[in-house]
């Protein structure tokens, strides 16, 4: 030098023309105005309304332990576990340790199911290859030698991510935890640690018979729905509905009447105004002071908390936060005057994460290149 990656910081600043949304003022005027991700809407949770006796299903989701929080699937610290670099120790299986880096880590002694290509098999292992004591079958008088049919045998060779604990040894026809010593591995106990685990001993040949539960699936926890277009409060409009008032010509109905028709008479309806009431345009509220910034002391490894000063930092809704100029600053390029660049990306009821997406510095870590 160039990549990666981790961690913290910035994300221009100051003036000036001239605008835009909010908020004070009787006004002149002042004052405040986008983010680190305002973004994906993927988790948590305030707030509001709705729902709600207990139980059980069944559905979702979460899963090593400890602690932080309002809460989380997040964050913090621990354990375990698997890589990777180097180092040590053992004949060897293996073990120990710094650092780094991942990690969805109940449960595979209920069941199902699945493990690609390769491979003879991926789970009730005979493909080559060993042996063939034993029984068969041939050869020889016989001692004994052949065959590889029955049959043993997971030691070895080959596939593969993964082959039925592993090394070394005794044993054997060949061989085998069959058996022994050591590794690992489980089970109990003891002893430290809140826990997770973890270290010593003890015992089991390990049939708890491979792997896999971000496959069903058991175990065990936790969960009510909707969202600001929630929800509240005014309220033009229209409809129902309720109240009164007015008119009695004409409809309906009471009444007079055995029935019809006239007619007279009552004012129940309908009508007509008129209040209510309802709520749809539309307004106003929820609306930013808040698990809130900043600075300081203490606690605490650390997430983080207490406690004390301080400041007040958008509230739009067809949705403002905006252009331009001049000064520096910052990086680039030149010798120099100077020129150039400036990512990602735009609040919508507020918070805690995640997760993406992006520029610049600065510190460390690993890799590589090139000179000394």
């Nucleotide at each position: 030098g160039u990549u990666u990656u981790c961690a913290g910081c910035c994300a221009g600043a100051c003036g000036g023309u001239c605008g835009c949304g909010g908020g004070a003022g009787c006004a002149a005027u002042c004052c405040c105005g986008a983010g680190g991700a305002a973004a994906g809407u993927c988790c948590g949770g305030g707030c509001u309304c709705c729902a709600c006796a207990g139980g059980g299903c069944a559905g979702a989701u979460c899963g090593c332990c400890a602690g932080g929080u309002a809460a989380c699937g997040c964050c913090u610290g621990g354990g375990g576990g698997c890589g990777g670099c180097a180092a040590c120790c053992g004949a060897g299986a293996g073990g120990u340790c710094u650092c780094c880096g991942c990690u969805a880590c109940g449960g595979a002694c209920a069941g199902u199911a699945c493990c690609a290509c390769a491979g003879a098999a991926a789970a009730c292992a005979a493909c080559c290859g060993c042996c063939g004591a034993u029984g068969g079958c041939c050869c020889g008088c016989a001692a004994g030698g052949g065959c590889a049919c029955a049959g043993g045998c997971a030691a070895g060779g080959g596939u593969g991510a993964a082959a039925a604990g592993g090394u070394g040894g005794a044993u054997u026809a060949a061989g085998c935890g069959c058996c022994c010593a050591c590794c690992g591995c489980a089970a109990c106990g003891c002893u430290g640690g809140c826990a997770a685990c973890a270290g010593c001993g003890u015992u089991g040949g390990c049939u708890u018979c491979g792997g896999c539960a971000a496959a069903c699936c058991c175990c065990g926890g936790u969960c009510g729905g909707a969202g600001a277009a929630a929800g509240g409060c005014c309220a033009a409009a229209u409809a129902a509905g309720c109240a009164g008032u007015g008119a009695g010509a004409g409809c309906u109905g009471g009444c007079c009447c055995g029935g019809c028709u006239c007619g007279a008479u009552c004012a129940a309806g309908a009508c007509a105004c008129u209040g209510c009431g309802g709520g749809u345009a539309g307004g106003c509220u929820g609306c930013u002071a808040g698990a809130g910034g900043g600075u300081g002391u203490g606690g605490g490894c650390g997430a983080c908390c207490a406690c004390a000063c301080u400041c007040c930092c958008a509230g739009a809704c067809g949705a403002a936060u905006g252009a331009c100029c001049g000064u520096c600053a910052a990086c680039g390029c030149g010798a120099a005057a100077g020129c150039g660049u400036g990512a990602c990306a735009g609040a919508a009821c507020c918070c805690g994460g995640c997760u993406u997406a992006c520029g610049g510095c600065u510190g460390g870590a690993a890799a590589c290149c090139u000179g000394c």